[in-house]
Molecule: Bacterial RNase P class A
Organism: Saezia sp.
RNA sequence: AAAGUAGGUCAGAUCGUCGCUGGUACCAGAUCCGAAAGGUGGUACUGGAGGAAGGUCCGGACUGCACAGGGCAACGUAGGAGGUAACGCCUCUCCGCCGUGAGGCGAGGAUUAGAGCAACAGAGACGAGUCUUGCCGCCUUCGGGCGGUAAGGGUGAAACGGGCAAUCUCUACGUGCAGCAACACCAAAUAGGCCAGCAUUGAUGUGGCUCCGCGGAGCUGGCGGGUAGGUGGCAUUGAGCCGUCUCAGUGAUGGGCGGCCCAGAUGAAUGACGAUCACACCAUAUUUUUAUGGCGCACAGAAUCCGGCCUAUCGGCCUACUUUAUUU
Numbered sequence: 001a002a003a004g005u006a007g008g009u010c011a012g013a014u015c016g017u018c019g020c021u022g023g024u025a026c027c028a029g030a031u032c033c034g035a036a037a038g039g040u041g042g043u044a045c046u047g048g049a050g051g052a053a054g055g056u057c058c059g060g061a062c063u064g065c066a067c068a069g070g071g072c073a074a075c076g077u078a079g080g081a082g083g084u085a086a087c088g089c090c091u092c093u094c095c096g097c098c099g100u101g102a103g104g105c106g107a108g109g110a111u112u113a114g115a116g117c118a119a120c121a122g123a124g125a126c127g128a129g130u131c132u133u134g135c136c137g138c139c140u141u142c143g144g145g146c147g148g149u150a151a152g153g154g155u156g157a158a159a160c161g162g163g164c165a166a167u168c169u170c171u172a173c174g175u176g177c178a179g180c181a182a183c184a185c186c187a188a189a190u191a192g193g194c195c196a197g198c199a200u201u202g203a204u205g206u207g208g209c210u211c212c213g214c215g216g217a218g219c220u221g222g223c224g225g226g227u228a229g230g231u232g233g234c235a236u237u238g239a240g241c242c243g244u245c246u247c248a249g250u251g252a253u254g255g256g257c258g259g260c261c262c263a264g265a266u267g268a269a270u271g272a273c274g275a276u277c278a279c280a281c282c283a284u285a286u287u288u289u290u291a292u293g294g295c296g297c298a299c300a301g302a303a304u305c306c307g308g309c310c311u312a313u314c315g316g317c318c319u320a321c322u323u324u325a326u327u328u
Stems, first nucleotide, its partner, number of pairs: 001324010012277007020048009032039002050299001054310002057308005062179004074175005079093005094108001095106004109170002114168002116164002126161001131153003134149006183232004193223006205214003240260004245256004279296001281294005
């Protein structure tokens, strides 16, 4: 220098203007919506996407239901040891395969419990049996034929020895079912239910009226379930985040110390414009360099919350290492 391997990291920055949205404080006073529960508006301060927020593929938290114990079935996992809340994830390691190498990949329990399967070639492929050369015995028209043996040859990945469990199966271990549209609470109208009272001795309703009429079987109150609607769950105390920190460990990781509080919608916010700087590319001028102008910045986007895996991703940056070539 070129070509690679493994791991990590960034995902433009600052300012201004106008908006959207969560929280907190204050305000509303002629009270905006609603029966209520609850929601609403203004001002100020303050918070406001990701490394994958994605796929919903695993594992959990949480919630409801179920559940004495045992077995069967179904599904999943599979070298050994460890990490973790848990895992099918991660780490170390053994073995096998691939690579010159750094490294990569592995669906790596069991085929003396049983079944099943094996392209092409080959006589024969797991049932058995003999293509050829030998050897032995018998027969022979002397060309050979029959039987036995399993030593050699040939085919093939494999030739009687076994192989495949990424076919069923067996062994060991694990798994109850459903999911935030879970679930909990507040709670109309209408209809139906239960209880009490009133009512054919005419109630309620109605003619404005307790008189007088009309009319003719329900009416009133309470309770409870459930629906619309609303609130919580739900986001600031956590398997939480950060660190030139420290201790243990090969490592995953764990302990300690210090600091921090960091989105929360449901017509679903997190944006738009401008300026300056930075970066990449292009054009022109130019001696390296620089100047001017243009243009670009991916994949994507929270929806109960975490840990993983997988997939998408413009363009970079950092660390460690390998191979080849050259020079010292």